[in-house]
RNA sequence: GGGCUCCUAGCGCAACGGUAGCGCGCCUGCAUGGCAUGCAGGAGGUUGCGGGUUCGAAUCCCGCGGAGUCCA
Repeated sequence: GGGCUCCUAGCGCAACGGUAGCGCGCCUGCAUGGCAUGCAGGAGGUUGCGGGUUCGAAUCCCGCGGAGUCCA
């Protein structure tokens, strides 16, 4: 320098172009003398950044940045 894959909640990951969810974690309540555990509820996201297409974009297109991997 080039090819490919990836970037979504604190962490790991989902999401036919049509309300952004799941697990763990966190917070609150209940049960226990307490812890663990169980049950119920809750908070937390400018979907890496900037543009474009579209009635509508996490999703499609372009540029930039970052990570992984392969080639040189």